About this RNA:
c-di-GMP-I riboswitch aptamer from a bacterium, 111 nucleotides, folded computationally. Its mean pLDDT, the model's own confidence on a scale to 100, is 83.

[in-house]
RNA sequence: AACCCGAAACGGCAAACCCGCUGAAAGGCGGGGACGCAAAGUUACGGGGCUAAGGUUCAACUCGGAACGCACAGUUCUCACGGGCUGAACUAAGCCGGCCGGGCCGCCGAA
Repeated sequence: AACCCGAAACGGCAAACCCGCUGAAAGGCGGGGACGCAAAGUUACGGGGCUAAGGUUCAACUCGGAACGCACAGUUCUCACGGGCUGAACUAAGCCGGCCGGGCCGCCGAA
């Protein structure tokens, strides 16, 4: 000096929760606050997890449509197509580094 390791010391970070801002949401940012953390520094490369704006599909309702009706009013809807709205399922290039692994950088130095 380097690696492993983590006693001590100087310090560091900051969970839940609360407030404000932001985002469709998951979440993020700032302030307060400490559950904890030897990488709880950084990085979405791999795994895993979260959300579903938008998209796809299905279903219900409704309108157009079709039929009946001299016309209107109205009634029915077997079928096809399109629009609007609601719900469900799926979907990430969105998100999570304090879920795990990997990469990169790093304070101190006992056994």